[in-house]
RNA sequence: GCGGGAUUAGUUUAAUGGUAAAAUAUUUGUUUUCCAAACAAAUGUCAGGAGUUCGAUUCUCCUAUCCCGCA
Numbered sequence: 001g002c003g004g005g006a007u008u009a010g011u012u013u014a015a016u017g018g019u020a021a022a023a024u025a026u027u028u029g030u031u032u033u034c035c036a037a038a039c040a041a042a043u044g045u046c047a048g049g050a051g052u053u054c055g056a057u058u059c060u061c062c063u064a065u066c067c068c069g070c071a
Stems, first nucleotide, its partner, number of pairs: 001070007010024004018054001026042005047063005
């Protein structure tokens, strides 16, 4: 330099154009003599930008970071 792949909640992962989901973590409550565990609730997310579309995490382009291969 060229080609391919990945980026979603604090963390690990779903969701193939139609209200962003689960586990875990955090906080609060219940339970317990206390702690832990268990149960219930709450909070929090589509890497950045542009385009297509009635509607984009999803499709297209550019940028950033990381991984793999070729030279």